A computed fold for a 73-nucleotide RNA from a Myxococcales bacterium, annotated as transfer RNA.
Model confidence (mean pLDDT): 83 of 100.
The sequence is in RNAcentral, with records from ENA.
RNA sequence: GGGAUCGUAGCUCAGCUGGGAGAGCGCGUGGAUCGCAACCACGAGGUCGUGGGUUCGAGACCCACCGAUUCCA
Numbered sequence: 001g002g003g004a005u006c007g008u009a010g011c012u013c014a015g016c017u018g019g020g021a022g023a024g025c026g027c028g029u030g031g032a033u034c035g036c037a038a039c040c041a042c043g044a045g046g047u048c049g050u051g052g053g054u055u056c057g058a059g060a061c062c063c064a065c066c067g068a069u070u071c072c073a
Base pairs, nucleotide, nucleotide: 001072002071003070004069005068006067007066010025011024012023013022019056027043028042029041030040031039049065050064051063052062053061
């Protein structure tokens, strides 16, 4: 220098054909317990890497850039 895959909640990841942003763990509150853990209920937490484009509508499609992993040189 070139190719491939990936970037979504604090962490690990889903979101399949363009229309509701989600799960588990963690965190908070409450329940239960003599108390703690486990367990049960509820809740908070997101510029979906950045900028632009297409579209009535983009996490998803297109382009550029940034970053991570990896392959080639």